[in-house]
Context: one part of a larger RNA
């Protein structure tokens, strides 16, 4: 000199954009933060004359593994980078091929009876499904045997042929001319959903090379340890696990093992660079969710607001037993130098569910608070000498504050008030028209047009009104270092980054006038280069 997620002191007009629990991964009152689908299912209730519409506890499906938070742990394939998987997986999505036949037994809700303070639970009866089960069908799927061809760095892998074995499914909503049917419907047709399989896309898993802090006052470490065989386990390789066998494996400046510290990176700060320091906000990855352990469900978790067990803590209790987990958004206590609203809205972007309308979304978008930072603007402009009054100083002549003020002429940014007033919105959807499809002028699909939707917010912005009106401080002035005199004090009181000032003329202490610097800030402290 530059920088900071800063703090402290004095001061403080406005706006924009950012940013704000770095300490106790300490404890938490309260509210909200993950639901949705009635076009899967039965049932109940409400409205209605009816047609029908609406609501929902339960079963069922999808989602809840995302999004959001934090950095405790971890020196590790955790991260970064580059490769590999001939050792793997991937719900929803796209695309190709084929299919969806026939039956059955239950169960929640419900009714009824009962236990319990509650949380909750049990018996009996009976009911539905895209829930569950059985059978059929069965291939370029899977497995076994046999054969052929291609390829590869090895184990091998790919393609193909034959034989045998195994394995699947579910319906819902809409429209309709002929034909069948009393009707429902069959039948035709469209959309969504379902089953098997190939390919893709995306996400993930695993392996390896290299890189990644301090410490030798840590020098030896190791028994599933190192390798093999058989078996198990996994989506998959592997001591991942297990039995047996062998006795290996790592290490002394290329530092094993141990100890300490730490989330890693893109980046950020500094620096001419090399380097040094750092990893807050934003983005990628990892890890964690009261502490420790465990699995279940599922395409995906060993799961922050799921389950079970143990522990500590808090709460309820009829003492028998139960409930809870803010390192989500706000908020509270505590500790601390120190860090914000118990706000609004789903209008936009994105996410979940749904055919859609839509519902949910403390993600997000907005808003409030803090000069915490950066940037911009303002606190007026021109004229004005009798150099007024007043202050300070004086050699008493004057000098200086000083064109500064007063006064005159203007302007009105900003603030105040008044009037006008956006962009952010285009989709979805509805209606109309056209096209395509079709047996069809219906439904569905495609295109065009019109209509609907704004939290912020009557905000930004524009215009007008009156009026200099609403707006300047902080630090320094001995040298380094830019800026000097007077008074007080008298080695006292005090100053101080270093040198050093102060003991009666202190430009160094305290005050005043003046001056210098920066400016809505200024100075100090801490840390980094």
């Nucleotide at each position: 000199g530059a920088g900071u997620g800063a703090a402290c002191g004095c001061u403080g007009g406005c706006g924009g954009c950012g940013u704000g629990g770095a300490u106790u991964a300490g404890g938490c009152a309260u509210g909200c933060a993950a639901g949705u689908c009635g076009a899967g299912c039965g049932a109940u209730c409400u409205c209605g004359c009816a047609a029908g519409a609406g609501a929902u506890a339960g079963c069922g499906g999808c989602a809840a593994a995302c999004g959001g938070g934090u950095g405790a742990g971890g020196a590790a394939c955790a991260c970064g980078u580059g490769a590999g998987c001939a050792a793997c997986u991937u719900g929803c999505c796209c695309u190709g091929a084929g299919g969806a036949c026939a039956g059955g037994a239950a169960u929640a809700g419900c009714a009824u009876c009962g236990u319990g303070a509650a949380a909750a639970c049990g018996g009996u009866g009976g009911u539905a499904a895209u829930a569950c089960c059985u059978g059929a069908u069965a291939a370029u799927a899977u497995c076994a045997u046999u054969g052929a061809g291609g390829c590869g760095c090895a184990u091998g892998u790919c393609u193909u042929a034959a034989u045998g074995a195994u394995u699947a499914a579910a319906g819902g909503c809409g429209g309709g001319g002929a034909c069948c049917g009393c009707a429902a419907g069959g039948c035709c047709u469209g959309c969504c959903a379902c089953c098997u399989u190939g390919g893709g896309a995306u996400g993930g898993g695993c392996u390896c090379g290299c890189g990644u802090c301090c410490u030798a006052u840590c020098a030896g470490c190791u028994a599933g340890u190192u390798g093999g065989u058989g078996g198990g386990g996994u989506a998959a390789u592997g001591g991942c696990c297990u039995a047996c066998c062998a006795a290996g494996g790592c290490g002394u400046u290329u530092g094993a093992c141990g100890g300490g510290u730490a989330g890693c990176u893109g980046g950020u700060c500094u620096g001419a660079g090399a380097g040094g320091a750092u990893g807050g906000u934003c983005a990628g990855c990892c890890a964690c969710a009261c502490u420790g352990g465990g699995a279940c469900u599922g395409a995906g978790a060993c799961a922050c607001u799921g389950c079970c067990c143990a522990g500590a803590c808090u709460c309820c209790u009829a003492c028998g037993g139960g409930a809870g987990g803010c390192u989500g958004c706000a908020g509270u206590c505590g500790a601390g130098a120190g860090u914000a609203u118990u706000u609004a809205g789903c209008a936009a972007u994105g996410g979940g569910c749904g055919a859609a309308a839509g519902c949910c979304u403390g993600a997000c978008u907005a808003u409030g608070c803090g000069a915490c930072g950066c940037c911009g603007c303002g606190u007026g402009a021109g004229g004005g000498a009798u150099g007024a009054a007043g202050g300070u100083u004086u050699u008493c002549g004057g000098a200086u504050c000083g064109u500064a003020a007063a006064c005159c002429u203007c302007u009105u940014u900003u603030a105040u008030c008044a009037g006008g007033g956006a962009a952010g919105a285009a989709a979805c959807c509805u209606u109309g028209c056209a096209g395509a499809u079709u047996a069809a002028c219906a439904c569905c699909c495609u295109g065009c047009a019109a209509g609907c939707u704004g939290a912020c917010g009557g905000u930004a912005c524009c215009u007008g009104a009156a009026g200099a009106a609403u707006a300047a401080g902080c630090c320094a002035c001995g040298g380094c270092c830019a800026a000097c005199u007077c008074c007080g004090u008298g080695c006292c009181a005090g100053c101080a980054g270093c040198c050093g000032c102060g003991g009666u003329a202190a430009u160094a202490c305290g005050g005043a006038g003046g001056u210098g610097g920066c400016a809505a800030g200024c100075g100090u402290u801490a840390c980094u280069c």

Small-subunit ribosomal RNA, 5' domain from an uncultured bacterium, 529 nucleotides, folded computationally. Its Rfam family is "Bacterial small subunit ribosomal RNA".